Molecule: TPP riboswitch aptamer (THI element)
Organism: Gemmobacter aquaticus
RNA sequence: GCUGCCACCUCGGGGUGCCUAAGGGCUGAGACGCGUGAUGCGGACCCGUUGAACCUGAACCGGUUAGGACCGGCGGAGGGAAGGUUCCGGCAAAACGC
Numbered sequence: 001g002c003u004g005c006c007a008c009c010u011c012g013g014g015g016u017g018c019c020u021a022a023g024g025g026c027u028g029a030g031a032c033g034c035g036u037g038a039u040g041c042g043g044a045c046c047c048g049u050u051g052a053a054c055c056u057g058a059a060c061c062g063g064u065u066a067g068g069a070c071c072g073g074c075g076g077a078g079g080g081a082a083g084g085u086u087c088c089g090g091c092a093a094a095a096c097g098c
Base pairs, nucleotide, nucleotide: 001091002090003089004088007085008084009083010082011048012047013046014045017026018025019024032042033041034040054079055078056077060073061072062071063070
């Protein structure tokens, strides 16, 4: 100097559903609170390219269930949000880049 793992810091991304007449119930990391005509704001949670957090496909297909948006397929499909720091390890014309 380059690089790898863990950790930490800052910043960023995301969803907040379904069933029931109601009461309530289901899955889950999470499905909460405050407001709006709608958009939002905050908290908790998850995820940040080694990217299935999350979105599209999808009012999809198969299965399951009291029901379901639950499970699986779809998916070697397409999108999707990053920088820094310390220790330790490796490498030294290697690494990285072209």